[in-house]
RNA sequence: GGGCAAGUAGCUCAGACUGGGAGAGCACAUGACUGAAGAUCAUGGGGUCGGGAGUUCAAAUCUCUCCUUGCCCA
Numbered sequence: 001g002g003g004c005a006a007g008u009a010g011c012u013c014a015g016a017c018u019g020g021g022a023g024a025g026c027a028c029a030u031g032a033c034u035g036a037a038g039a040u041c042a043u044g045g046g047g048u049c050g051g052g053a054g055u056u057c058a059a060a061u062c063u064c065u066c067c068u069u070g071c072c073c074a
Stems, first nucleotide, its partner, number of pairs: 001073007010026004020057001028044005050066005
C1' cells in the first nucleotide's frame, strides 16, 4: 500500500440481508421475602447505535468519507 471482518446499555451480544416499536442476558438500584445475607419474585434507571456527510416522509439498517481494533496479502 491492497483486501476482509468488527465497533449498539457498565459487560457479552441480537437486530442490518427485507428502512418505520432500540432490545435480550448478566450486572446495578428500590421493594417483597430473611434474624441478616444469598437465592427467588416484582418494579425501575441506564444508549448522541464509533465520528461526519448524503439519500429518504422516515436511517442502527442504504451510499460516501474518516477513526479505532483484529486477520490476510504484498
Transfer RNA from a Candidatus Nanoarchaeia archaeon, 74 nucleotides, folded computationally. Taxonomically the source falls in Candidatus Nanoarchaeia (Archaea, Nanobdellati, Nanobdellota). Rfam family: tRNA. Rfam classes the family as a transfer RNA. RNAcentral holds the sequence, with entries from ENA.